This is a predicted structure of a 266-nucleotide RNA (Bacterial large signal recognition particle RNA) from a Clostridiales bacterium. Rfam family: Bacterial large signal recognition particle RNA. Rfam classes the family as a non-coding RNA gene. About the family: The signal recognition particle (SRP) is a universally conserved ribonucleoprotein involved in the co-translational targeting of proteins to membranes. RNAcentral holds the sequence, with entries from ENA. The source organism's lineage runs through Bacteria, Bacillati, Bacillota, Clostridia and Eubacteriales. The coordinates come from a structure-prediction model, not an experiment, and the mean pLDDT is 77. A source record names the gene ffs.
RNA sequence: CUGCACUAGUCGGGGAGCCAGCGGUGCCCUGUAACCUGCAAUCCGCUACAGCAGGGACGAAUUCCCAAAAGAGGAUAUGCGAUGUGUCGGCUGACCGUAGUAAGCGGCGUUGACGGCCCGGUCCCGCGCAACGGCGGCCCGUGAACCAUGUCAGGCGGGGAACCGAGCAGCAUUAAGCGGGCGCAGCCGUGUGCCGCGGGGUAACCGGGUCCGAGCCGGCUGCUGCGGUAACGGAUGUAUCGCAGCAUUCAAUUGAGGGUGUGCAG
Numbered sequence: 001c002u003g004c005a006c007u008a009g010u011c012g013g014g015g016a017g018c019c020a021g022c023g024g025u026g027c028c029c030u031g032u033a034a035c036c037u038g039c040a041a042u043c044c045g046c047u048a049c050a051g052c053a054g055g056g057a058c059g060a061a062u063u064c065c066c067a068a069a070a071g072a073g074g075a076u077a078u079g080c081g082a083u084g085u086g087u088c089g090g091c092u093g094a095c096c097g098u099a100g101u102a103a104g105c106g107g108c109g110u111u112g113a114c115g116g117c118c119c120g121g122u123c124c125c126g127c128g129c130a131a132c133g134g135c136g137g138c139c140c141g142u143g144a145a146c147c148a149u150g151u152c153a154g155g156c157g158g159g160g161a162a163c164c165g166a167g168c169a170g171c172a173u174u175a176a177g178c179g180g181g182c183g184c185a186g187c188c189g190u191g192u193g194c195c196g197c198g199g200g201g202u203a204a205c206c207g208g209g210u211c212c213g214a215g216c217c218g219g220c221u222g223c224u225g226c227g228g229u230a231a232c233g234g235a236u237g238u239a240u241c242g243c244a245g246c247a248u249u250c251a252a253u254u255g256a257g258g259g260u261g262u263g264c265a266g
Base pairs, nucleotide, nucleotide: 001266002265003264004263005262006261009058010057011056012030013029014028015027020047021046022045023044024043035055036054037053038052039051064259065258066257069254070253073250074249075248076247078244079243080242081241082240083239084238085237086236087235088234091233093232094229095228096227097226098225099224100223101222103221104220105219106217107216108215115211116210117209118208119207120206121205122204123200124199125198126197127196128195129193130192131190132189133188134187135186137184138181139180140179141178142177148173149172150171151170156165157164158163
């Protein structure tokens, strides 16, 4: 060096997650020339030689091992954006309320604004009238076994008699009472009145008159102050999602480099 047989090893790897940790099932990425069966998220199997059990193939190299390079993809942090949510009002942009101002619009005003003065009203007191209510009077009706009146049949009492007396029922009348009327006059009252008379008052408002002679009002906009709200806008924290490339980290894969056992025979 060649051939044969074997052994280590390989027959996918990785990320996040889960986990004390490792591997697997599930998710995602990547790759292939590159195994099969059973197990498993209310997990499964293991313990640093860190899937287990069973079967099969390749096999010391294009396939195994090592370090570095490039590097899909993932993770973390950061920045930006969107959405949800918490906080902040000198954060006063927005919105609401209120006061002022009177630049603009508008309204009133020389057919006279504002203001001054006068009169009247609204207000108070007294009186009247009216209305309404009540009361008693008045009027009508009713109204008494006896203890009301009149008349008192019958009957009763007295008397020799004439006659006299008391008197129930009935009839008539009436008292208190009860019911009604509201025409009349009276008294009392009133959450009453486009009513009248007299007196008072007049701060304010309203109506009228008069003097004066050009303003007045503050509805909308603007501006200023004060108070409020926190929907929207702003700031900030936080959660989720998206994007970014710088950073950190893991890294499939790729190319290049290095390394790799035993026996027998030639």